[in-house]
RNA sequence: GCCCUUGUAGCUCAAUGGAGAGCGCACGCCCGCGGUGCGUGAGAUCGGAGGUUCGAUUCCUCCCAGGGGCC
Repeated sequence: GCCCUUGUAGCUCAAUGGAGAGCGCACGCCCGCGGUGCGUGAGAUCGGAGGUUCGAUUCCUCCCAGGGGCC
């Protein structure tokens, strides 16, 4: 220098162009208390910038960071 891959909630991960799950957290129910269980809720401008689109995590371009490969 080139190619591939990964980047999404505090953590681990999904997602076919209209952002979800588990754990965790807060509150409530249950309970003698705690735990387990049940319910409700908060929490991600989806690595950054631009483009296409009514609408982008998704498609296109460039850049940044981690990992791998070639030279």